A computed fold for a 363-nucleotide RNA from a Candidatus Krumholzibacteriia bacterium, annotated as Bacterial RNase P class A. It is recorded under the gene name rnpB. It matches the Rfam family "Bacterial RNase P class A". By type it is a ribozyme. The coordinates come from a structure-prediction model, not an experiment, and the mean pLDDT is 77.

RNA sequence: CGAGCAGGCGAGAUGAUCGCGGGCGGCUUCGGCCGCUCGAGGAAAGUCCGAGCACCCCGGAGCAGGAUGCUGGGUAACGCCCAGUGGGAGUGAUCCCAAGGAAAGUGCCACAGAAAGCAAACCGCCCAAGCCCUUCGGGGCCGGCAAGGGUGAAACGGUGAGGUAAGAGCUCACCAGGGCCGCCGGUGACGGCGGCUGCUCGGCAAACCCCAUCCGGUGCAAGACCAAAUAGGAGGGAAGAAGACGCUCCGCUUCGUCACACCCUCGGGUUGGUCGCUAGAGGUGUCCGGUAACGGGCAUCCCAGACAAAUGAUCAUCCUCCCGCGAGGGAGAACAGAACUCGGCUUACGCCCUGCUCGGCCG
Numbered sequence: 001c002g003a004g005c006a007g008g009c010g011a012g013a014u015g016a017u018c019g020c021g022g023g024c025g026g027c028u029u030c031g032g033c034c035g036c037u038c039g040a041g042g043a044a045a046g047u048c049c050g051a052g053c054a055c056c057c058c059g060g061a062g063c064a065g066g067a068u069g070c071u072g073g074g075u076a077a078c079g080c081c082c083a084g085u086g087g088g089a090g091u092g093a094u095c096c097c098a099a100g101g102a103a104a105g106u107g108c109c110a111c112a113g114a115a116a117g118c119a120a121a122c123c124g125c126c127c128a129a130g131c132c133c134u135u136c137g138g139g140g141c142c143g144g145c146a147a148g149g150g151u152g153a154a155a156c157g158g159u160g161a162g163g164u165a166a167g168a169g170c171u172c173a174c175c176a177g178g179g180c181c182g183c184c185g186g187u188g189a190c191g192g193c194g195g196c197u198g199c200u201c202g203g204c205a206a207a208c209c210c211c212a213u214c215c216g217g218u219g220c221a222a223g224a225c226c227a228a229a230u231a232g233g234a235g236g237g238a239a240g241a242a243g244a245c246g247c248u249c250c251g252c253u254u255c256g257u258c259a260c261a262c263c264c265u266c267g268g269g270u271u272g273g274u275c276g277c278u279a280g281a282g283g284u285g286u287c288c289g290g291u292a293a294c295g296g297g298c299a300u301c302c303c304a305g306a307c308a309a310a311u312g313a314u315c316a317u318c319c320u321c322c323c324g325c326g327a328g329g330g331a332g333a334a335c336a337g338a339a340c341u342c343g344g345c346u347u348a349c350g351c352c353c354u355g356c357u358c359g360g361c362c363g
Base pairs, nucleotide, nucleotide: 001359002358003357004356005355006354007353008352009350012318013317014316015315016314017313018312020039021038022037023036024035025034026033027032041335045346046345048344049343050342051341052340053219054218055217056216065215066214067213068212069211070084071083072082073081074080085099086097087096088095089094100210101209105208106207107204108203109202122149123148124145125144126143130141131140132139133138157175158174159173160172161171162170176200177199178197179196180195181194182193183192184191185190223275224274225273226272233266234265235264236263237262243258244257245256246255282301283300284299285298286297287296288295289294319332320331321330322329323328
């Protein structure tokens, strides 16, 4: 100088004055007033995972659907975290990986190419056997081959020798990979070593699928309680004074039914109020166990809770930075704003800070 990690902080600190919201206490002429105390974040955000809590649903098993997918550990749990394994990138510190199964089945592999999965041959190589022709040099047919060329992201091991008409794991040696067996190390993923076997087998599962594990739904506007007036509902009561009806019509009497109105009770429930609501898988410090994530013990602290509404402003001194020779002047930001609560992840952000590591150059 360049780079890679890990961690911390984030409207600087103190004081004064004024203002706003919650709680507690006191006073009150019930309108308020006074005092004390507390009052945004590392992401309060996105609402993407996992939980607590609440209500609804719920015999068991299976199917469908979804999520996850190397190993071990942590955790209330997780798709999170820690430590490893394997693979990949980098000179390196270090970083990245949905990393089970492709010899269950189905499917796909653009363009190019003969051929993209079980067989195939464009150029090319070969005419040994068979047949035809021959001027006897050879040529052709039928065929053989996959070494070389060419295409492609990918063409089914590589090098050498033997072999052959030409060739080919066709055979052999070595190398690479696979399969099987054994031994050793590791809790394990896996690693190391040895032996046998010519076995050489394309890729894609963030294609269907198969395997394993897990999974009810809705979210605090959940939900619980209290409850006014008016209208309507259910049950009951009193009085039959008035009304309607009681089977063709009219009148009278009695009885019955109904409706309205009155009173009482009940239930539901609008507005409203109270709770849920913040003491919690909590914070801080220290000791112990553990490589770590984390766990345990002890001590200590109480830290927003709303009407989807408060959480601010000014001044002074100090501090830091910038400008200026100086006296002095200027700036203190960015992302963002709690709403039931936790654990994560992701995203946004500061010309804030600290530590460790790697590479290069110079002395």

The source organism's lineage runs through Bacteria, Candidatus Krumholzibacteriota and Candidatus Krumholzibacteriia.